[in-house]
RNA sequence: UCCGAAAAGGGCAAAACCCGGGUAACCGGGUGACGCAAAGCCACCAGUCCUGCCAACGGCGGGAUAGUGGGGCUGCCGAAG
Numbered sequence: 001u002c003c004g005a006a007a008a009g010g011g012c013a014a015a016a017c018c019c020g021g022g023u024a025a026c027c028g029g030g031u032g033a034c035g036c037a038a039a040g041c042c043a044c045c046a047g048u049c050c051u052g053c054c055a056a057c058g059g060c061g062g063g064a065u066a067g068u069g070g071g072g073c074u075g076c077c078g079a080a081g
Base pairs, nucleotide, nucleotide: 003081011036012035016031017030018029019028020027021026034067040073041072042071044070045069046068047065048064049063050062051061052060053059054058
């Protein structure tokens, strides 16, 4: 130095409830922890969801989701061996 999830320190925060925003999906804050080594960041691809229009088993647009999968960028510790 590399591999290596034993240990320690720290981080995030599902559902539900409360307050606020949004037509909605959903988002922000608080309480709360189901979980997470990228559950840090990015809607590029696929998926799912919401929504507008149309000549409507569909098509075209706009949006949400990074805790659905893939991809891109960044990134903590390092026992025994």
Molecule: c-di-GMP-I-UAU riboswitch aptamer
Organism: uncultured Desulfobulbaceae bacterium